[in-house]
Molecule: Glycine riboswitch aptamer
Organism: uncultured Phenylobacterium sp.
Parts: sequence; C1' cells; structure tokens
RNA sequence: CUCGCGGGAGAGAUCCGCCUUCGCUCCUUCGGAGCUUCGGCGGACGCCGAAGGCGCAACCGCCCCGGAAACGCUCAGGCAAAAGGACCGCGAG
Repeated sequence: CUCGCGGGAGAGAUCCGCCUUCGCUCCUUCGGAGCUUCGGCGGACGCCGAAGGCGCAACCGCCCCGGAAACGCUCAGGCAAAAGGACCGCGAG
C1' cells in the first nucleotide's frame, strides 16, 4: 500500500411542481374530478463534515527545503432506511 471481516458520527423521512404503479370515492356524457401509497425528475430554502478537494499552519522530518491535521471552507458529497464513511481493531498478501 491492497484485499477481507467487525465497529463507525453529524445534519429536513422539509416544502413546491410534473410524471407514474396499486387502491378508494364521486359524477355518469365512458369520459372526467378528488384522495392516498411507492418510485422518478426538476426547483426552493434550511442544515452537516468523517469520501474526495481546497485553505491556514498546530505539528513532523532527511530541516537549503519538504510532508502536513480530526482546525477552517463547503466546490463535490451527505441530511429515515439502504449505500457511502475519516478513523480504530483483527487476519492475509
């Protein structure tokens, strides 16, 4: 450094619009209207920092010069579950 296993936080299951599957109700011109659940897309505001990225420079080194955070920013990512996840432990190469 790589792989496998285990642990692993934070923050809206927010709102609006459109489409769609199942179901229910009403009218009855066979067509239309309303409600609800799952999913997809787009937009809006609020928030999180522990993939990544960037910044400062605590710290470290072979100290001319380099490496640099769990600090900061939030571009990306994330805000039910799932997935991901810095870091830690064990095993193997």